Transfer RNA from an Elusimicrobiota bacterium, 71 nucleotides, folded computationally. It was read from a public genome assembly. Lineage of the source: Bacteria > Pseudomonadati > Elusimicrobiota. Its Rfam family is "tRNA". It is annotated as a transfer RNA.
[in-house]
């Protein structure tokens, strides 16, 4: 320079074009003489900016992050 792949709570991941969900972590409580475990409860998130389309995590473009390959 050229080509690929990846992006979603803090981690790691589910989502035929139709209500973003699970676990594990966090905090709050139950329970213990205390902790731990277990058990009930609660906060967190779709890189980004556009198109399509009744309806976009989901398809298309543009751009940024990372990360493989050629040169």
């Nucleotide at each position: 320079g050229g080509g690929g792949g990846c992006g979603a709570a803090g981690u790691g991941u589910u989502a035929c074009g139709g209500u973003a969900g699970c676990a594990c972590a966090g905090c709050g409580g139950u329970c213990u003489c205390c902790a731990a475990a277990a058990c009930c409860g609660u906060g967190a998130g779709c890189c980004u900016a556009g198109g399509u389309u009744c309806g976009a995590c989901u398809c298309c473009u543009g751009g940024c992050g990372c990360c493989c390959c050629c040169g």